The RNA shown here (small-subunit ribosomal RNA) has 1436 nucleotides and comes from an uncultured prokaryote.
RNA sequence: AACGAACGCUGGCGGUAUGCUUAACACAUGCAAGUCGAACGCGAAAGUCUCUUCGGAGGCGAGUAGAGUGGCGCACGGGUGAGUAACACGUAGAUAACCUGCCCCUUAGUCUGGGACAACCUUCUGAAAAGAGGGCUAAUACCGGAUAAUACUUUUAGCCAUACGGUUUUAAGUUGAAAGAUUUAUUGCUGGGGGAUGGGUCUGCGUAGCAUUAGCUAGUUGGUGAGGUAACGGCUCACCAAGGCGACGAUGCUUAGCUGGUCUGAGAGGAUGAUCAGCCACACUGGAACUGAGACACGGUCCAGACUCCUACGGGAGGCAGCAGUGGGGAAUUUUGCGCAAUGGGGGAAACCCUGACGCAGCAAUACCGCGUGAGCGAAGAAGGCCCUUGGGUCGUAAAGCUCUUUGUCUAAGGGAAGAUAGUGACGGUACCUUAGGAAUAAGCACCGGCUAACUCCGUGCCAGCAGCCGCGGUAAUACGGAGGGUGCAAGCGUUGUUCGGAUUUACUGGGCGUAAAGGGCGUGUAGGCGGCUUAGAAAGCUAAGGGUGAAAUCCCGGGGCUAAACCCCGGAACUGCUCUUUGAACUGGCAGGCUAGAGAUGAGUAGAGGUGGGUAGAAUUCCUAGUGUAGAGGUGAAAUUCGUAGAUAUUAGGAGGAAUACCGGCGGCGAAGGCGGCCCACUGGGACUUAUCUGACGCUAAGGCACGAAAGCGUGGGGAGCAAACGGGAUUAGAUACCCCGGUAGUCCACGCUGUAAACGAUGAAUACCAGCUGUUUGAGAAAUCGACCUCUCAAGUGGCGCAGCUAACGCGAUGAGUAUUCCGCCUGGGAAGUACGGUCGCAAGACUAAAACUCAAAGGAAUUGACGGGGGCCCGCACAAGCGGUGGAGCAUGUGGUUUAAUUCGACGCAACGCGAAGAACCUUACCUGGGUUUGACAUCCCCUGACCGUCGCAGAAAUGUGAUUUUCUUUUCGGAGACAGGGUGACAGGUGCUGCAUGGCUGUCGUCAGCUCGUGUCGUGAGAUGUUGGGUUAAGUCCCGCAACGAGCGCAACCCUUGCCCUUAGUUGCCAUCAUUAAGUGUGGGAAAUCUAGGGAGACUGCCUGUGUCAAGCAGGAGGAAGGUGGGGAUGACGUCAAGUCCUCAUGGCCUUUAUAUCCUGGGCUACACACGUGCUACAAUGGCAAUUACAAAGAGCAGCGAGACCGCGAGGUGGAGCGAAUCUCAAAAAAAUUGUCUCAGUUCGGAUCGCAGUCUGCAACUCGACUGCGUGAAGUUGGAAUCGCUAGUAAUCGUAGAUCAGAACGCUACGGUGAAUACGUUCCCGGGUCUUGUACACACCGCCCGUCACACCAUGGGAGUUGACAUUGGCAGAAAACACUGAGCUAACCUUCGGGAGGCAGGUGUUCAAGCUGGUGGCGAUGACUGGGGUG
Repeated sequence: AACGAACGCUGGCGGUAUGCUUAACACAUGCAAGUCGAACGCGAAAGUCUCUUCGGAGGCGAGUAGAGUGGCGCACGGGUGAGUAACACGUAGAUAACCUGCCCCUUAGUCUGGGACAACCUUCUGAAAAGAGGGCUAAUACCGGAUAAUACUUUUAGCCAUACGGUUUUAAGUUGAAAGAUUUAUUGCUGGGGGAUGGGUCUGCGUAGCAUUAGCUAGUUGGUGAGGUAACGGCUCACCAAGGCGACGAUGCUUAGCUGGUCUGAGAGGAUGAUCAGCCACACUGGAACUGAGACACGGUCCAGACUCCUACGGGAGGCAGCAGUGGGGAAUUUUGCGCAAUGGGGGAAACCCUGACGCAGCAAUACCGCGUGAGCGAAGAAGGCCCUUGGGUCGUAAAGCUCUUUGUCUAAGGGAAGAUAGUGACGGUACCUUAGGAAUAAGCACCGGCUAACUCCGUGCCAGCAGCCGCGGUAAUACGGAGGGUGCAAGCGUUGUUCGGAUUUACUGGGCGUAAAGGGCGUGUAGGCGGCUUAGAAAGCUAAGGGUGAAAUCCCGGGGCUAAACCCCGGAACUGCUCUUUGAACUGGCAGGCUAGAGAUGAGUAGAGGUGGGUAGAAUUCCUAGUGUAGAGGUGAAAUUCGUAGAUAUUAGGAGGAAUACCGGCGGCGAAGGCGGCCCACUGGGACUUAUCUGACGCUAAGGCACGAAAGCGUGGGGAGCAAACGGGAUUAGAUACCCCGGUAGUCCACGCUGUAAACGAUGAAUACCAGCUGUUUGAGAAAUCGACCUCUCAAGUGGCGCAGCUAACGCGAUGAGUAUUCCGCCUGGGAAGUACGGUCGCAAGACUAAAACUCAAAGGAAUUGACGGGGGCCCGCACAAGCGGUGGAGCAUGUGGUUUAAUUCGACGCAACGCGAAGAACCUUACCUGGGUUUGACAUCCCCUGACCGUCGCAGAAAUGUGAUUUUCUUUUCGGAGACAGGGUGACAGGUGCUGCAUGGCUGUCGUCAGCUCGUGUCGUGAGAUGUUGGGUUAAGUCCCGCAACGAGCGCAACCCUUGCCCUUAGUUGCCAUCAUUAAGUGUGGGAAAUCUAGGGAGACUGCCUGUGUCAAGCAGGAGGAAGGUGGGGAUGACGUCAAGUCCUCAUGGCCUUUAUAUCCUGGGCUACACACGUGCUACAAUGGCAAUUACAAAGAGCAGCGAGACCGCGAGGUGGAGCGAAUCUCAAAAAAAUUGUCUCAGUUCGGAUCGCAGUCUGCAACUCGACUGCGUGAAGUUGGAAUCGCUAGUAAUCGUAGAUCAGAACGCUACGGUGAAUACGUUCCCGGGUCUUGUACACACCGCCCGUCACACCAUGGGAGUUGACAUUGGCAGAAAACACUGAGCUAACCUUCGGGAGGCAGGUGUUCAAGCUGGUGGCGAUGACUGGGGUG
């Protein structure tokens, strides 16, 4: 795009078309083929008129109706597509092998006789349908005779011709006609000839699929003769011969009516064969003939069968695939209508009759075309809906309202066709026209994620559902459902189905085969296809012109008719085809001749693991014999099995046997491929080069065929040293039917035969020609040179490496092509199922070759890119390992977590990167949890109204919140109206939520990681993803720097700038300091000092700057000097692009959802502190480098007014009393501790260790019961250095010692900060972990915590095998044998003619035979269905 469509929703009108695609299933009822009296005989009735003896008769009706004889028609028209793969159809021819009623033309006739049969009458049978007998009768029915040929047979001659022959003609012979009717003119009838029309038959070409159908055929093929037919012919028969068809697809099976056309497509094609038209076939199924011009006959006959109906059971009737209609089937297809008015047909002289052909109407949105459902104005942008950022937006001029119009439809009235040449109109008072009326009667469907035009809200929550493909849906769905809005089409719109297109996705036009699917394992060669140069002629292909045909309709163009269109009519063009005649001769082919460039042959020289057979050589392994010799050998990662004291291994000598040939040896050689390797001999195939001669296209390719064909395997017979499937043993391992080891049989070897496959690979078929170069190597020949061999150069052939053009998706190929062309062969067409099943062929078997489908998926695949990953590689770094020191893991306690428990044990955090984390501090509060008691505009914010106080104090109730009572009582401002603050009460908007979602978010944070990376612009390269830069060589802590480079630059990171610390200088000296001076009994106490320390401002200093060496004259590195400090001096702050849907909605903020007398809020008490247990992080220890006691030193950094709190006094002590000083370089906390000195303890569960518990206290606080810290006295647990495992640290570090602070009423073993004392070790980068960079492989990309294979279990699906069972089909043998035809017979019957009247001729019935349908029976074949069980396959 289309449709004979169907289904869903919806539906106003008209025109024109179309309408059982399925059951060629079965059919009730009606109709669809009759007509002619001008062929013929017969011949009513109702009714009415007259007469009547009343019984009836006669006339009209009427020679009517009717049936019959006879003629023509019924073979047309109409239906259907079952069968048919065929001369059925299409196209072009042939018929010299034929027929043709009615029609036309022409010619000649139409004479004379005869006998019947229907109807009718009558008898009889039968239920019926029907039938039988007797009697009468006419004809255009039937028959005899006459006449006639240009008919037919034979024959003569001419012409034509393509073989039989055709045509004209001569002669003879034979057969053989007729019908009348009506009334004045016709029409019939008969013979002959011609025409027209229609048909029969034959032929070339075209016209489905399957080769998993390869052989078929006995009337088969041909001949002779005969029969038969309208006609040729094995059409039939007898005889003879043995042919005929087939890979150019016979035969078989399956499917199918064919064509003009139709749909689609740019075309070529593909699909299709409704309506219309041509042809064919069929008419319940099968068979058969009759009649006829024509049938083997849709509405005829006979027979058989199935089915249906009637029946009196004896017997009969029927055939809608005609028009309507019914049932059934189905997703699905109409009225039992009107009319012969038109067109056409049959009969008739005609009038006319018949006609479900046809013309019309009806039903159906089934299709195409057309029209309408109103038009204008109308903003308060109404109401209402929807959305909303709450401002508004949108439906929307849409509606309402006002003013109009009447197209279409409707109503009413009036007029009114054409179709009809004279008459006749079913349609139909229809189409159409006029007038009046009134907006009145008329819009839906699908879609809105992308493709694809059109977006929001609500509901739902991987549910319900959607879906053409991709895919949506797991709480913010433009994708589901609804709504609003929008988009598209519109009386339709969607869906489904089917065909073509897109699809160059079967490629003729117009594809491919190195790696995506695809080159046969290799050769030889048959058919076939293709083929060098040249000459002549013919003309098959080809070319041009013309003739015929290519039906009409359709398509296209022009014109015309319905108002226009659809539709219809006329004309043209076209129908790309076939055929005939003529022309031409370039090309292809054919015939004839020539040539040598292709190909081949001969001679000469030549290389080689080419092949086959035979012989032979040495090294090695193993075995045997003998000697020497002694305890191991062998083997492995390490071992063991194994061998060995019966003498191994080792070693020496000799022997046996088999297999393979080191070095040479080489991307060297040879061969078609497989493949071929010591040496010698014999036989033998092929090749390259050079040269001379010869043949003369002999060529290329190659379906089938044939030969060869690694390894393994098979058969027979040998052989067997080594090696070695299977097998045995030992190891390894979770296991180890493996890898490793010890053994070991087939086999490996030989001969003969089979198998016929490999990643048989260059994953690249063969041949020919052309298209830059460079460089190896092998063979041959040549040139130059040489004494000669080399070397050098040239040509040809082979074999390699690069590479231009070109090609390629890229990788790559690139004269050995995957380039440019030609020829031929093979092969491919999404993945899986599957190279499988079935069938066939081959094979001894194993198996090979050929080779599907159902079903299933939306991919499978190639090349390249970026990452990630690797028990890949290179380089490098890090307390990563190593080297060290100290811990954890064991104990007790503290603390966090899990788990358990509980009314609640609030919540979060979960590898590193949760677990002394949020929490820098839970007795109440905190607090979010639980119990109970209260409040409801609320504890808190804003607005509105009313009141005027509120607060405080006291009493009562209560656990408190709270309730209640008493008492006391306004403030600021003012223009005096009020306004504001605060409090109480009230109303509703709202408040509130530590409720949910960190996977809706912001912000903040962790981590990789202070790792050195992450990117951009421009340019360049690539089809592109991308690459380059950023890689490389060095160097660095560093993408730090240098050099090089199709790159040149730049940004975020690194570094530096900042803080602190280390030396010095300077400035300034109070609260800090005190060297010198004075003073004091003593304390820097005072005076004084400004030097040093210190404080805190400003400077200076360090930059590989200098030297030497090294390095690429570089960057840099190593060493050195100087210096307080040396190569980033130490420490801190500082965290690139990003990753982990990392963490946090319980800091805060925030979307959405939820809640609103509760998930809000207040209060009491409880809980977060529980405790069989497990884990993390710590503290204290286990002791002598120690504990205890005493004495004596030395810090830094902090904090302090609701605070630090001195001296003094009291207490054993925690602490108390008291209150000097200090908002702090001044006072206080404050004592530093380890250390040092002295003493004691003496290795023990202790003078170690301090848990636990008891008693007594102190302090804070409203309150220490659950549940604080501390003190004193007493008690004195585990623990004697910690398994596997694991952590920190590289210098002022680890370890060890104390001090301070935040939080805080109180409550640190935690955290943060501070100083004191103060080590050991680092060979080094193999390994573990993490990271960076380059490279490599990848089937990974959620990125190795990836991907993914097979069995097993379960469910479902399709399918193979299967003892069989069954169905239809085909074929064949036998039996059977209706009707019919033919032959024979015909004793029965018998009108026409003959007759001598006896009969005869002829005919009929009957009988027999042949052929043959159905039927019965046996066999065979392929196909389908089904089948216990069974095999694999697919999906989940």